[in-house]
Bacterial RNase P class A from a Planctomycetota bacterium, 379 nucleotides, folded computationally. Rfam family: Bacterial RNase P class A. The family's RNA type in Rfam is ribozyme. From the family's description: Ribonuclease P (RNase P) is a ubiquitous endoribonuclease, found in archaea, bacteria and eukarya as well as chloroplasts and mitochondria. The prediction has a mean pLDDT of 78. Taxonomically the source falls in Planctomycetota (Bacteria, Pseudomonadati).

RNA sequence: UGAGAGGUCUGGGCGGCCGCUCUUCGCCCUUCAAACGGCGGAGGGAGGAAAGUCCGGGCUCCUCGGGUCAGGGUGGUUGCCAACGGCAACCGGUCGUGAGACCAGGGAAAGUGCCACAGAAAACAGACCGCCCGCGAGGGACGAGUGCCCGAGCGGGUAAGGGUGAAACGGUGCGGUAAGAGCGCACCGCGGUCCUGGUGACAGGGCUGGCAGGGCAAACCCCACCCGGAGAAAGACCAAAUAGGGGGGCGCUGACGAGACCCGCGCCGAUCGCCCCCGGGUAGGUCGUUCGAGGUCGGACGCGAGUCCGAUCCCAGAGAAAUGGUCGCCACCCUUCGCAAGAAGGGGACAGAACCCGGCUUACAGGGCCUCUCACGCA
Numbered sequence: 001u002g003a004g005a006g007g008u009c010u011g012g013g014c015g016g017c018c019g020c021u022c023u024u025c026g027c028c029c030u031u032c033a034a035a036c037g038g039c040g041g042a043g044g045g046a047g048g049a050a051a052g053u054c055c056g057g058g059c060u061c062c063u064c065g066g067g068u069c070a071g072g073g074u075g076g077u078u079g080c081c082a083a084c085g086g087c088a089a090c091c092g093g094u095c096g097u098g099a100g101a102c103c104a105g106g107g108a109a110a111g112u113g114c115c116a117c118a119g120a121a122a123a124c125a126g127a128c129c130g131c132c133c134g135c136g137a138g139g140g141a142c143g144a145g146u147g148c149c150c151g152a153g154c155g156g157g158u159a160a161g162g163g164u165g166a167a168a169c170g171g172u173g174c175g176g177u178a179a180g181a182g183c184g185c186a187c188c189g190c191g192g193u194c195c196u197g198g199u200g201a202c203a204g205g206g207c208u209g210g211c212a213g214g215g216c217a218a219a220c221c222c223c224a225c226c227c228g229g230a231g232a233a234a235g236a237c238c239a240a241a242u243a244g245g246g247g248g249g250c251g252c253u254g255a256c257g258a259g260a261c262c263c264g265c266g267c268c269g270a271u272c273g274c275c276c277c278c279g280g281g282u283a284g285g286u287c288g289u290u291c292g293a294g295g296u297c298g299g300a301c302g303c304g305a306g307u308c309c310g311a312u313c314c315c316a317g318a319g320a321a322a323u324g325g326u327c328g329c330c331a332c333c334c335u336u337c338g339c340a341a342g343a344a345g346g347g348g349a350c351a352g353a354a355c356c357c358g359g360c361u362u363a364c365a366g367g368g369c370c371u372c373u374c375a376c377g378c379a
Stems, first nucleotide, its partner, number of pairs: 001375010012330007020045009047350001051361002054359005059231004071227005076090005091105001092103004106222002111220002113216003128162002130158006138150003142145001170188006189211001190209008235287004245278007254268001256266002294313008332347006
């Protein structure tokens, strides 16, 4: 210099004017006092993803409490964490010259199932072409043989080679054989067993077995671990009018005290009327609700994710929903003009809190920084 790999930060700045919302203070109005309201002052006011709502938790209610089944999820190991399907480090596999990237990465010797097309055969094996042995219709050459060569067909052997396929019953080589074959041997792979190292996944090595066990579990299934359900319209509190419920008082009426009738009294019941009280729900309001697994700085421990300690800060809380508009200057990018200084014009992404937090994923104009790799050149 060129080509790359991994990570991280940022997401315009300053000011004027006019507005919105929340908190707080002062004054005014109303009032017994306040609230509401009005005016004024001070202060706060979107994000790195506020998004998708995919995963995990806090919190709340449901169940007296617990277990099991069903159902769902996760899946190398060791850690981190409140928890996780997240993160860190490591292991194994695949890819890359490399920095690095990717992996749904338990079990296929418990059972079931599937493996299209092609192919002989897709899993208790099998044989299309081929190779080899025997028999052999028939044929050929000559030096004329109990000899030689070719050979349809038939009977067997074989799995080297060809061919099919995503995949063909360990691979390569040597020996061996009629041809072949773990038939024998060496190396590689694989199984068993032991040793060493490691917390572990695993790695390395020794001995041993001729090799059994093709692949697929984001097919059923088996194993291990995890998960109760619903969610802020959760939930708690205050509480009007109207209607209805419960209780009390009075009145009307009826039965009883009392054999009959009437009045009065007492007591009981029902209904209706009026009055008072209580409780529930609705409208409405308040809380939940923004102090939190919190931010910043420093220190200690740890490879790291992170944990602990100290100091310091308070940082949106609306409710159909505020966080806006406009102007000027500067910075950045593009275009044009200019030798240059500079001038003119234009541009600025993805996106908008709604109980909170940790992650993941997705979107994004532009800008900055750090570490590393490969190639070439120079010193």